[in-house]
RNA sequence: GCCAUACAUCAAGAGUCGGGCCGACGCCUGACACCAACCUGCUCCCGAGCAAGGUGGUACCCCGUCAACGACGGGGGAUGUGGCCGGACCGGCAAAAAACGGGACCAUC
Numbered sequence: 001g002c003c004a005u006a007c008a009u010c011a012a013g014a015g016u017c018g019g020g021c022c023g024a025c026g027c028c029u030g031a032c033a034c035c036a037a038c039c040u041g042c043u044c045c046c047g048a049g050c051a052a053g054g055u056g057g058u059a060c061c062c063c064g065u066c067a068a069c070g071a072c073g074g075g076g077g078a079u080g081u082g083g084c085c086g087g088a089c090c091g092g093c094a095a096a097a098a099a100c101g102g103g104a105c106c107a108u109c
Base pairs, nucleotide, nucleotide: 006081007080008079009078010077015032016031017030018029019028020027021026033058034057035056038054039053040052041050042049043048044103045102046101047100060076061075062074063073064072065071066070083093084092085091086090
């Protein structure tokens, strides 16, 4: 850069109130709160961290194998693979704060 018939993850985590619909279970939605490093980005770099910009979440379900708490495998489902603006094959814009370890850099010996 292209790609989605692709790749990664689903261990843990985090909710209240209001509105609408429904016979009910529940579904949709708004506000505020919280959770989470997937993308962008920042921290000199890396490990890692950061909820800042962009998504998203506060649901997982079913089946099979193993003696089993549970583990593994498969399927379904879910999320992500930045965003905004314009005169759009191009150009421009925004992104807070911060701990530890290692390395680099600098200075001196």